[in-house]
Overview
A computed fold for a 1507-nucleotide RNA from Acetomicrobium mobile, annotated as small-subunit ribosomal RNA. The source organism's lineage runs through Bacteria, Thermotogati, Synergistota, Acetomicrobiaceae and Acetomicrobium. The RNAcentral record of the sequence draws on SILVA. Rfam family: Bacterial small subunit ribosomal RNA. Gene Ontology terms of the family: structural constituent of ribosome and ribosome.
RNA sequence: AGAGUUUGAUCCUGGCUCAGGACGAACGCUGGCGGCGCGCUUAACACAUGCAAGUCGUGCGGUACCGAUGGCAAGUCUUCAUGACGAGCCUUCGGUAUAGCGGCGGACGGGUGAGUAACACGUGAGUAGCUGUCCUAGGGAGGGGGAUAACGCCUGGAAACGGGUGCUAAAACCCCAUAAGCCUCGCAAGAGGUGAAAGUGUACUUGUUACAGCCUUAGGGUGUGCUCGCGGCCUAUCAGCUAGUUGGUGAGGUAAGGGCUCACCAAGGCUAAGACGGGUAGCCGGCCUGAGAGGGUGUACGGCCACACUGGAAUUGAGAUACGGUCCAGACUCCUACGGGAGGCAGCAGUGGGGAAUUUUGGGCAAUGGGCGAAAGCCUGACCCAGCGACGCCGCGUUGGGGAUGAAGUCCUUCGGGGCGUAAACCCAUGUUGUAGGGGAAGAAGAAAGUGACGGUACCCUACGAGAAAGCCCCGGCCAACUACGUGCCAGCAGCCGCGGUAAAACGUAGGGGGCGAGCGUUGUCCGGAAUUACUGGGCGUAAAGGGCAUGCAGGCGGUGCGCCAAGUCGGGGGUGUAAAGUUACGGCUCAACCGUGACCUUGCAAUCGAAACUGGCGCACUGGAGUGCGGGAGAGGGAAGUGGAAUUCCCGGUGUAGCGGUGAAAUGCGUAGAUAUCGGGAGGAACGCCAGUGGCGAAGGCGGCUUCCUGGCCCGCGACUGACGCUCAUGUGCGAAAGCCAGGGGAGCGAACCGGAUUAGAUACCCGGGUAGUCCUGGCCGUAAACGAUGGGUGCUAGGUGUAGGCGCGUCAAGCGUCUGUGCCGAAGUUAACGCGAUAAGCACCUCGCCUGGGGAGUACGGUCGCAAGGCUGAAACUCAAAGGAAUUGACGGGGGCCCGCACAAGCGGUGGAGCAUGUGGUUUAAUUCGAAGCAACGCGCAGAACCUUACCAGCUUUUGACAUGUCCGGUUUGAUCGACAGAGAUGUCUUUCUUCAGUUCGGCUGGCCGGAACACAGGUGCUGCAUGGCUGUCGUCAGCUCGUGUCGUGAGAUGUUGGGUUAAGUCCCGCAACGAGCGCAACCCCUGCGCCUAGUUGCCAACAGUUAGGCUGGGGACUCUAGGCGGACUGCCGGCGACAAGUCGGAGGAAGGUGGGGAUGACGUCAAGUCAUCAUGGCCUUUAAGCCCAGGGCGACACACGUGCUACAAUGGCCAGCACAGAGGGCAGCGAGCUCGCGAGGGCAAGCGAAUCCCUUAAAGCUGGUCCCAGUUCGGAUCGCAGUCUGCAACUCGACUGCGUGAAGUCGGAAUCGCUAGUAAUCGCCGGUCAGCCAUACGGCGGUGAAUACGUUCCCGGGCCUUGUACACACCGCCCGUCACACCACCCGAGUUGGGUGCUCCCGAAGCCGCCGGCCCAACCCCGAAAGGGGAGGGAGGCGUCGAAGGAGUGUCUGAUAAGGGGGGUGAAGUCGUAACAAGGUAGCCGUACCGGAAGGUGCGGCUG
Repeated sequence: AGAGUUUGAUCCUGGCUCAGGACGAACGCUGGCGGCGCGCUUAACACAUGCAAGUCGUGCGGUACCGAUGGCAAGUCUUCAUGACGAGCCUUCGGUAUAGCGGCGGACGGGUGAGUAACACGUGAGUAGCUGUCCUAGGGAGGGGGAUAACGCCUGGAAACGGGUGCUAAAACCCCAUAAGCCUCGCAAGAGGUGAAAGUGUACUUGUUACAGCCUUAGGGUGUGCUCGCGGCCUAUCAGCUAGUUGGUGAGGUAAGGGCUCACCAAGGCUAAGACGGGUAGCCGGCCUGAGAGGGUGUACGGCCACACUGGAAUUGAGAUACGGUCCAGACUCCUACGGGAGGCAGCAGUGGGGAAUUUUGGGCAAUGGGCGAAAGCCUGACCCAGCGACGCCGCGUUGGGGAUGAAGUCCUUCGGGGCGUAAACCCAUGUUGUAGGGGAAGAAGAAAGUGACGGUACCCUACGAGAAAGCCCCGGCCAACUACGUGCCAGCAGCCGCGGUAAAACGUAGGGGGCGAGCGUUGUCCGGAAUUACUGGGCGUAAAGGGCAUGCAGGCGGUGCGCCAAGUCGGGGGUGUAAAGUUACGGCUCAACCGUGACCUUGCAAUCGAAACUGGCGCACUGGAGUGCGGGAGAGGGAAGUGGAAUUCCCGGUGUAGCGGUGAAAUGCGUAGAUAUCGGGAGGAACGCCAGUGGCGAAGGCGGCUUCCUGGCCCGCGACUGACGCUCAUGUGCGAAAGCCAGGGGAGCGAACCGGAUUAGAUACCCGGGUAGUCCUGGCCGUAAACGAUGGGUGCUAGGUGUAGGCGCGUCAAGCGUCUGUGCCGAAGUUAACGCGAUAAGCACCUCGCCUGGGGAGUACGGUCGCAAGGCUGAAACUCAAAGGAAUUGACGGGGGCCCGCACAAGCGGUGGAGCAUGUGGUUUAAUUCGAAGCAACGCGCAGAACCUUACCAGCUUUUGACAUGUCCGGUUUGAUCGACAGAGAUGUCUUUCUUCAGUUCGGCUGGCCGGAACACAGGUGCUGCAUGGCUGUCGUCAGCUCGUGUCGUGAGAUGUUGGGUUAAGUCCCGCAACGAGCGCAACCCCUGCGCCUAGUUGCCAACAGUUAGGCUGGGGACUCUAGGCGGACUGCCGGCGACAAGUCGGAGGAAGGUGGGGAUGACGUCAAGUCAUCAUGGCCUUUAAGCCCAGGGCGACACACGUGCUACAAUGGCCAGCACAGAGGGCAGCGAGCUCGCGAGGGCAAGCGAAUCCCUUAAAGCUGGUCCCAGUUCGGAUCGCAGUCUGCAACUCGACUGCGUGAAGUCGGAAUCGCUAGUAAUCGCCGGUCAGCCAUACGGCGGUGAAUACGUUCCCGGGCCUUGUACACACCGCCCGUCACACCACCCGAGUUGGGUGCUCCCGAAGCCGCCGGCCCAACCCCGAAAGGGGAGGGAGGCGUCGAAGGAGUGUCUGAUAAGGGGGGUGAAGUCGUAACAAGGUAGCCGUACCGGAAGGUGCGGCUG
């Protein structure tokens, strides 16, 4: 730091996905040790049990016990002495314990995150306050009094817990005095008022002592209350909220300001900079991520807040509205004697429950800290430790060295080998960890002593011993790592793209490899990558995105000069920014994690001092912005009134007669009741021809005859006036095509709907005939359009050229030049993904508004709002997809265009399609009818020869190392051929006859060969896959194309070249050109043929000569024909026309041949997964007593049918008969076979010649001559059948060909449709060959004979080439694709309702409690009276009343969730139905808004757009 994924490819836009880091995690597999951390994220669900807050006897009175002192003393013993012992009691003293009174602490510590959007928190300020204990300083502590727990007695209750009465203490309580302080008065001095205490405890050296304590004042410290600025969530589909509400005066209340509370008065307060409402949430230091800015988060640790079963309330106190206190209400649980009581783990453990998920009912107060105490000490689930958990981070180990013939095993293999792999074994070591034994801490302090839960732990030493310790994920790309087998769109994988349909590196397993390692993967979440919300740092012509247009408040922004201020801004020093964390330096645990010390950081906030450029504020001034004025100007700008002509239609009249009209063609329709046509007259409505123009005007929508009136804006010139008055603009307001709505008019034409006629498979359309709303006017609504330049407005700047509209200046008013404003085109720089834009910017900048953030769902639902309605505006989510898109490129395609070819059409000739037969195919049949070929380009094709064989098929009989190859072992060296017999269908088996007999040799059956045998490797397979392949072939197509190098252009795909102008059969050639060259194709080179020459002369030839049996037969000849080798010839070379003077073309000459002379061979890059695994070869798979091999028989020949290719015909241009003539090219020894002879014949017998320019096949036929038939199912035609034969062959039944005789079918020229051929061609005639024993050959391949017709032309059909255009196609139009319907699943909306939760308002009831009031009842202190008793007062209490008040009840609204008969659309789903709407002019151009209509896409009307 990026990568994958839209396409055939490209660039861009854009989403999705991945690689990184992190975690209080969980799950899967696995698991050796240690250190340091962390551990209910869910049910703030409910809790058994134990523990978590007590302490002080140096505050007090008691009580109990122990010891001692003194005394009394029942009693016991006795030496009988007031001798000893002595329960018990009393006193004094000491000790221990402690229920109670009292003090301090239970407001800390510990837990949790429910609530809370708030001064709750953070940060910085402020003050009207309080502050126990603590510190500092000053002062003081005088006098007095009355109670009450405990306790005793009585008594209630099951209990909890009380009640009455009597006694008692204090550092408990009260009163008086006094001081400072405080309050009032006062200038002050001061006066008045108010107002404290405990002289207690302990110790001893008994005091002027020490320690602890008490009261008061001031200050400090700590803690806390309150206030304010600023900061940090979502939602406007929450827009208005508020009655103590906002303020004032007075009072009350508080520690304190305050509407905190109350009375009265006023009517305020908050809000678009988001009030109020709803949702969510503890906040922060920090933590995670990130380059940063930012985003996410708030576990542990630290700070603050809130809460303690739920709700309410106060009391005490320095502090609470109090987690382990109180009261009340509620829910729940428990106890109960049913009367009544008790409880609150969100303390530590632990239990149940919930959950994917989170620990021990452990040890200790040794340390740190806390409470109490003078202290000892007690308490402390705070804390320190241990236990459990790989939950995280860090460290260590699971060995180290040697060890090759590279063991075994497993995997792969081309079978050679390769991999695991020095890995193992084995040898030598070591000892972390482990096990055992021994030693053994620090943590513990201010001197000494004492004190350790952890813990006999860490650590050290010794011994033993490689012994006990490796897994997990991945290996198609991203992304590092590949093979085999299995599977066969199955099973499965998958983060995205995507894998799997018989060779899967993607599934599963194995081997191997990669990564990490006591872990590894997966899932979830967050940040990153994502510049994909863009402050840093994005966009809006066509990709998503400019508001339809204007006006304009708030808001934002704002010209020039000077002065002042200092809010923003910048700078300095100080304050604060806790600690921890982070960074860094150093240090401590063996290292690290972890920990310590210092420094930095803490980006912030507030105050202070300063600066004055810029922004801002204030003031003064200016004129380049803006506006005014004056003088000119153009215009379909707007509104109103009037008016004109043309045309359509209708009405009246005239003329006139049979049609008109309409269409692709028709019909409906109109017309003899007189239409159309034509003339005259009239009525009425709507629209304004020419002018007219990428002309004008307007903000947009929009505006078009003419005249008048009213009216807005704009331009030019002048430079007089004002002096920044400006720009933009959320909300608001106005305008706003067409359609549509309401009311009233109007209605000629046009014309949704509708009705007919056509078209069609249908035609709810396109076309035709009618036609209502509407279109028009007036008034009122609607508020939308492809309302588009798909481009908001404003200002400035940045080359030009050219046209046009309006003005001005210059100009011999001419051309023209200059300038301003508008409107077009082309272009520079620049810009853009490209297309393009380019002073009318989409360039360079600034200001401001609107808008966008993947596609679908959807501009839908719900809500709100506007509207009479139609509907508009605002505007989601679930779910679903891996894309949806823009521009450009190459193709392909088009019922797009241009140019041009081809027997493509046309023009012709002959066929096919009808018949019979042959042959191939389909189908059917069959035991089998073997297999393949399938539009053109399968079908007389593979097959150039199926009776057996072939043969691959079927049924049956055999055989198993095999019919064939190689190797090993054993035996034999009798191997090969042959006559025959038996069994059998044969294969085969048994027997037999005759002939023949291997090579080498070290002489050994020794070696090789051969034969036989046994077994094993293996053979064999026409079994599968042509979609695993090679090779070969078909086809487009003998079409003129297909490419490359370098250069250039383009971000790129790619383009250029190869396009263009000509020309050609041709990318053939010429010219031009950012191209220049080149390759494969074309052409030529090759073969045959057409002319000539040379050479050669047998088997060919025979002109002249000679002979002759009359046959080139013989001699001979090379002249000719011919043969077969070579050469020449043709090149647009020559002439003329045309053409650019080119290429070339047209005509001509010459020539055997003329523009490629004719024919052949030759087939570019590629296409069709074209054909062939059955020619052959070959990977893989399958088979192995069979799917191999052998055999005999059958089948491949079947036959209701259908198709292709042919043959023969239908006849007289013919058939038949007779006679006569002329080829070429081939073949021949298991052959061709003359000749003679037999047979009607096929053919037979004998047999010459010939391995062939010699002999044979071999009589060519059509033709010519003559004859006959006379138009008929025939003297046409020959199928079919019968009989008799011939030949081949082992064998002609299935199933051969041929011959003779007889038989004599269909067929009289062929429907729709369709094929071939452009010259020696078609047509027609025969001949030959291969294969082959024979032949089903009418096929195929060749050969020659006879020998035509026609082509105007390129509109059309088919195929093709080039250029261009459109495209939503790229499997490429046999493409793509839309909507209804049907089925399945999913989420959503509505829904009679039902049900739950939240919340507002009103009313009722009203607990506890605070506050207020009352005073019949009760009461120690103080006051008064009284000697006292007692009385009165002050004050207090119970009780009562009242305000407020939680829960509860009732009613009514609102928000939100769940659910529901039924309804609605939407999404998704390999092969359902109907059509064909869109993409090519998509076959009616499409699309937008609106209205109507229709199964559906959709159609039509009106207006608009060009995309």